[in-house]
Molecule: transfer RNA
Organism: Argiope bruennichi
RNA sequence: GGUUCCGUAGUGUAUUUUUCAUCACGUUCGCCUCACAUGCGAAAGGUCCCCGGUUCGAUCCCGGGCGGAACCA
Numbered sequence: 001g002g003u004u005c006c007g008u009a010g011u012g013u014a015u016u017u018u019u020c021a022u023c024a025c026g027u028u029c030g031c032c033u034c035a036c037a038u039g040c041g042a043a044a045g046g047u048c049c050c051c052g053g054u055u056c057g058a059u060c061c062c063g064g065g066c067g068g069a070a071c072c073a
Stems, first nucleotide, its partner, number of pairs: 001072007010025003027043005049065005
């Protein structure tokens, strides 16, 4: 330098454009316990990497940028 893929809560993830973005772990609170762990219930936590385009409407489609991974040279 070229090709392909990826970017979504603290971490890992789901999402065929449509009102409130999903689940698990983690965090916080309550119950339980002498106390902890486990268990049960609840809550908080998101600029869906950035900019632009298409569309009535975009996390999702298209273009560019940035970052990462694999392969080729």